[in-house]
């Protein structure tokens, strides 16, 4: 200098004018016994995000039994750790890709059982012989052809062909035999573990799919802030059915169990409010300590939206960023025009995924050149 890998960060800045929402203070008018309240005005503080998004996982919180037992159903799936928890994160193992930094894996079990393996192909799981190869017998026009056999090395089909490579051997061949690799059993050693290393034995018995059923281990009760609670106000009950030993309602699939005496349907009547939950929390930041890391602990500092038809916006000026054009023109400089994304709280957190104009920083890898 070029090409790349990984991680982190910003999301325009300053000023002026107008406007909106929560809260605080002051104030005008009205009501009231009141420090209360209704409608206004002024000043001050604060006022979206890295994803506030999708609502895909996990939790807090609330109610239903202090959430109990079993079945069913659903989920997760290498190992060890982190965490409130997770399908998340960290480290490692194994497999695959890359020269490499690094990346990817829907990564338990196929000797528990069942099932499936399209097309092609001779044969797809107690497999099989199409083309070949081989000796034997017969015929011959001497090129071969026919018959009964042997074989599975080579070719061919396929996603996959019943171990692979090389040799010995043989008529040709074959784990028939040998070495190495793979596989299985086993011993020793290392590691918390997944797993790894070394050795012995076995001639191969055990193809793939569990994202088909299934088996194993672990996890999961349900509903959700329209949860739930408080206050105010209005109203009118009637009929039928079921239940109170036979079991109706609730625990939002069933049974057990627990619990409450009510429950369902139809007709009729009333209301269509306010407050709370609501934001201080597994909180944010600095520093230190422990840990490879995720993360944990400690000290200190800080308070950072709470709307409810739903606020957080608009305009102007200057500066900065990016692109194009023009002038001079290596750089630098001046002028003009244009652009600046994705999106947006609604009970709160932890993740994942997806969207995103333009830029910045750090670590590392490969190639080339120079010293």
């Nucleotide at each position: 200098u070029g090409a790349g890998u990984c991680g982190g960060c910003c999301a325009g800045g300053c000023g002026g004018c107008c406007g909106c929402g929560u809260g605080g203070c002051c104030u005008g008018c009205g009501g009231g016994a009141a420090u209360c309240u209704g409608c206004g005005g002024g000043c001050c503080c604060c006022g979206a995000g890295g994803a506030a998004c999708g609502u895909c996982c996990g939790g807090g919180c609330u109610c239903c039994a202090u959430a109990g037992g079993g079945a069913a159903c659903g989920g997760u799936g290498g190992u060890g750790g982190g965490u409130a928890a997770c399908g998340c994160c960290c480290a490692c193992c194994c497999g695959g890709g890359g020269c490499g930094a690094c990346c990817c894996g829907c990564g338990g079990g196929a000797u528990a059982g069942c099932g499936c393996c399209a097309c092609a192909g001779a044969g797809a799981a107690u497999a099989g012989a199409c083309c070949g190869c081989c000796g034997c017998g017969g015929c011959u026009g001497c090129g071969g052809c026919c018959g009964a056999g042997g074989u599975a090395a080579g070719g061919g089909u396929g996603a996959a062909a019943c171990g692979g490579u090389g040799g010995u051997g043989u008529a040709a061949g074959a784990g028939a035999c040998c070495a190495c690799c793979g596989c299985g059993u086993u011993g020793c050693g290392g590691g918390u573990g997944a797993c790894c290393g070394c050795g012995a034995c076995g001639g191969c018995a055990c193809g793939g799919c569990a994202a088909g059923c299934c088996c194993c281990a672990c996890c999961g009760g349900g509903a959700g802030c329209a949860a739930g609670g408080u206050c105010a106000g209005a109203c009118a009950g009637c009929g039928c059915g079921c239940g109170u030993u036979u079991g109706a309602g609730g625990c939002g699939u069933c049974c057990c169990g627990c619990u409450u005496a009510g429950c369902g349907c139809g007709c009729g009547g009333g209301u269509g409010g306010a407050c709370u939950g609501c934001u201080c929390g597994a909180g944010u930041c600095u520093c230190g300590u422990g840990g490879u890391a995720a993360c944990a602990c400690g000290c200190g500092a800080c308070c950072u939206a709470g709307a409810u038809g739903g606020a957080u916006g608009g305009c102007c000026g200057c500066c900065g960023c990016c692109g194009c054009c023009c002038g001079g023109u290596u750089u630098u400089c001046g002028g003009g025009c244009g652009g600046a994304a994705c999106a947006g709280a609604a009970c709160c957190c932890g993740g994942c995924g997806u969207a995103u104009c333009g830029g910045c920083c750090g670590a590392c890898u490969c190639a080339u050149u120079c010293g």